[in-house]
Molecule: c-di-GMP-I riboswitch aptamer
Organism: Desulfocapsa sp.
C1' cells in the first nucleotide's frame, strides 16, 4: 500500500419505545434505552421510499448503489 475479516483485544455507534425541545409535515436535536451494526463514520451524486404549500421544496446515509476517511487482526 492492497485485499479480506470480527475469531481475539481495546473500543465505537444506537432500532423500537419513553422525556423535553423543534418543524406545516415527513422528520431532526436532547436525555434514557438496546433491536442490531465491521464502517449503523461523513457525503443527497444516482435510484427507491416518505412529507408538503406538489412548478417544486424538504426528509431518509440504520433502504440500495457510488464517492471520501478510519481502529484492530490475518494474508
Nucleotide at each position: 500500500c492492497u485485499a479480506a475479516g470480527a475469531c481475539a483485544a481495546a473500543g465505537c455507534c444506537a432500532a423500537a419505545c419513553c422525556u423535553g425541545c423543534u418543524g406545516a409535515a415527513a422528520g431532526g436535536c436532547u436525555g434514557g434505552g438496546a433491536c442490531g451494526g465491521a464502517a449503523a463514520g461523513c457525503u443527497a451524486c444516482g435510484g427507491g421510499u416518505c412529507u408538503g404549500u406538489a412548478a417544486c421544496a424538504g426528509a431518509u446515509a440504520g433502504c440500495c448503489g457510488g464517492g471520501c476517511u478510519g481502529c484492530c487482526u490475518u494474508a